């Protein structure tokens, strides 16, 4: 260093790095011509800022929202997304059976109003590193979607039932 085995810990803007970018060191080449750079080699660094999101099984891949802007580029894997089925339920004027659209502690569709402690970035400061950068502390900020609340409109058939 590689492989195998065992133990412990650890996640979803999560993990990793053979491209790229950046930093450092070394090199500029037997003869001739060209060649100092957008060059070569080696090593290192970087490679997503929060909000939101999990009934079960299978499938699938560019799986929600905004902030910053300089690579948060590019690639691989995964993932609470999406689709199908299943389980249990909500609404459709008691219950029941179908049908339709939804929900997974919420729940029919549309519209309106109200409601939300963002973090990074930035400023100051501190430690490590030759450096690129890394790990903090502190100050004042600035979102959108979603969720929640209120209101309005619209919402199947059969039977119950020539019932009330």
């Nucleotide at each position: 260093u590689a492989a195998g085995g065992g133990u412990a810990a650890u996640a979803a803007g999560c993990g990793c790095c053979a491209g790229g970018a950046c930093u450092a060191a070394u090199c500029c080449a037997g003869a001739g011509a060209u060649g100092a750079g957008u060059g070569a080699u080696u090593a290192g660094u970087u490679g997503a800022c929060g909000a939101g999101g999990u009934g079960g099984a299978g499938g699938u891949u560019u799986a929600u929202c905004g902030a910053u802007u300089u690579u948060u580029c590019g690639g691989c894997g995964g993932a609470u997304g999406c689709c199908u089925c299943c389980c249990g339920g909500u609404u459709g004027a008691a219950c029941g059976c179908a049908c339709a659209a939804c929900c997974g502690a919420a729940a029919a569709u549309u519209c309106u109003u109200c409601u939300a402690u963002a973090a990074a970035a930035c400023g100051c400061u501190c430690g490590g590193g030759c450096a690129a950068c890394c790990a903090g502390g502190u100050g004042g900020a600035c979102a959108a979607a979603g969720a929640g609340a209120a209101g309005a409109a619209u919402a199947u058939g059969c039977a119950c039932a020539u019932a009330c």
Record summary
Model confidence (mean pLDDT): 77 of 100. GlmS glucosamine-6-phosphate activated ribozyme aptamer from a Bacillota bacterium, 164 nucleotides, folded computationally. It was read from a public genome assembly, where an Rfam model found it. Its Rfam family is "glmS glucosamine-6-phosphate activated ribozyme aptamer". Gene Ontology terms of the family: regulation of gene expression and catalytic activity. Rfam classes the family as a riboswitch. Lineage of the source: Bacteria > Bacillati > Bacillota.